[in-house]
Context: one part of a larger RNA
RNA sequence: UGACGGGGGUCCGCACAAGCGGUGGAGCAUGUGGUUUAAUUCGAUGAUACGCGAGGAACCUUACCUGGGCUAAAUCAGAGAGGAAUUAUGCAGAAAUGUGUAAGCUAGCAAUAGUCUCUUUGAAGGUGCUGCAUGGCUGUCGUCAGCUCGUGUCGUGAGAUGUUGGGUUAAGUCCCGCAACGAGCGCAACCCCUAUGGUUAGUUGCCAGCACGUAAUGGUGGGGACUCUAGCCAGACUGCCUGUGCAAACAGAGAGGAAGGAGGGGACGACGUCAAGUCAUCAUGGCCCUUACGUCCAGGGCAACACACGUGCUACAAUGGAUGGUACAGAGGGUAGCUACACGGCGACGUGAUGCCAAUCCCAAAAAGCCAUUCUCAGUUCGGAUUGGAGUCUGCAACUCGACUCUAUGAAGCUGGAAUCGCUAGUAAUCGCGUAUCAGCUAUGACGCGGUGAAUACGUUCCCGGACCUUGUACA
Numbered sequence: 001u002g003a004c005g006g007g008g009g010u011c012c013g014c015a016c017a018a019g020c021g022g023u024g025g026a027g028c029a030u031g032u033g034g035u036u037u038a039a040u041u042c043g044a045u046g047a048u049a050c051g052c053g054a055g056g057a058a059c060c061u062u063a064c065c066u067g068g069g070c071u072a073a074a075u076c077a078g079a080g081a082g083g084a085a086u087u088a089u090g091c092a093g094a095a096a097u098g099u100g101u102a103a104g105c106u107a108g109c110a111a112u113a114g115u116c117u118c119u120u121u122g123a124a125g126g127u128g129c130u131g132c133a134u135g136g137c138u139g140u141c142g143u144c145a146g147c148u149c150g151u152g153u154c155g156u157g158a159g160a161u162g163u164u165g166g167g168u169u170a171a172g173u174c175c176c177g178c179a180a181c182g183a184g185c186g187c188a189a190c191c192c193c194u195a196u197g198g199u200u201a202g203u204u205g206c207c208a209g210c211a212c213g214u215a216a217u218g219g220u221g222g223g224g225a226c227u228c229u230a231g232c233c234a235g236a237c238u239g240c241c242u243g244u245g246c247a248a249a250c251a252g253a254g255a256g257g258a259a260g261g262a263g264g265g266g267a268c269g270a271c272g273u274c275a276a277g278u279c280a281u282c283a284u285g286g287c288c289c290u291u292a293c294g295u296c297c298a299g300g301g302c303a304a305c306a307c308a309c310g311u312g313c314u315a316c317a318a319u320g321g322a323u324g325g326u327a328c329a330g331a332g333g334g335u336a337g338c339u340a341c342a343c344g345g346c347g348a349c350g351u352g353a354u355g356c357c358a359a360u361c362c363c364a365a366a367a368a369g370c371c372a373u374u375c376u377c378a379g380u381u382c383g384g385a386u387u388g389g390a391g392u393c394u395g396c397a398a399c400u401c402g403a404c405u406c407u408a409u410g411a412a413g414c415u416g417g418a419a420u421c422g423c424u425a426g427u428a429a430u431c432g433c434g435u436a437u438c439a440g441c442u443a444u445g446a447c448g449c450g451g452u453g454a455a456u457a458c459g460u461u462c463c464c465g466g467a468c469c470u471u472g473u474a475c476a
Stems, first nucleotide, its partner, number of pairs: 001476002003473003007470007015460002019423005026314008034305002042053002064300007075123008086103007104115004125289002128287003134283002136278003139274001141272001146185006152161003165176003191266004196234007206223002210221003237260001240254001241252004303442001316416001320375007332363003337356002341352004382413001387408007429452007
């Protein structure tokens, strides 16, 4: 100087407390461990692994296994030369591949050879090992308020000072004081979305007033008022008032205001810590393989199942289930696509057909909600696992191993031990909608979007984590 203390002081955080809802019990989904296996490819492992890499494992992917092949293949780039040009088809085989036939073309007298070839230059390849050789990227402490430097001063020196102190703040934020004076990286602000208004613009959006028209609809003329769209601007600054205070600032159901003291949210992550993670995104040093640890193909596996754990979904019901009627979103996507509408089918869907490269058309029904009827507390009209049968769709192909539909079946489960998690407001809870990936889908996941919409916080003694000052130390 740090680090640590079941030392002290001050302070903060859904850290506790106060509340609300869960997990832990059941069934299923998914990841992991373990076991099994020819293989169940590899990585991630307290917090910071475990719906994680994977934002799509039937083949492919694929890295694993079994078997069958190749020694160079798939190619790529530059230069040059030739060309008029590759088509059909058989056999063996699981395919890769191997071997033929015919026609055309080229070379050749012909036999025959080639069929995009030849020449040349450059690069083989490895998801093999080492993340403890590395770059890059990332997690975490932590959006915590810290981490440093120049000059000066003090100290023999390591170092100190500044950065401590008194206040204040979300903040090393600001004020006052001070052997310090300044500065940098962080904080804040500048950026984006959202909440109010103005202005410009008015199509594909809108429709108040004026017409036309319809069974009905901004459908038509027209209009820019309104909504909206999207560019610019205004607006919030403790600016004003009162109180406290030297000031900074704080307090006030204050005024005004759409918004008030950081209005709400996002992006943004200092010096560093964990030899944290990643050589399997990529790049890369070293090492290793080179008729194989490279590469092509078929099938299998990554989907196994006594069991253990994590994360979720669905429930155990009446604040509910079922049937019928009826209302209101936002954000997205669409031409190898989204599909109105009609018909067929109980349905998944099929057949025809129409509009749209989309503020124009479509996906699209929002659901919870509201209004009726029914069920009357039961393993039930709760719950839907499991299994039988019959189908639909995608795809070369759904056996291993897809989703969906119909019908039948109707398991566990009556609110969950010890323990444990999230959340402070448009939040929790609850309800549905969309997108990426994608032929299809094991999505209950991830990422977004809106609808309905709470309770509680006395307080900081305690648990956990952190910041500053101080103290002890046989630790570095």
Small-subunit ribosomal RNA, 3' major domain from Dyadobacter beijingensis DSM 21582, 476 nucleotides, folded computationally.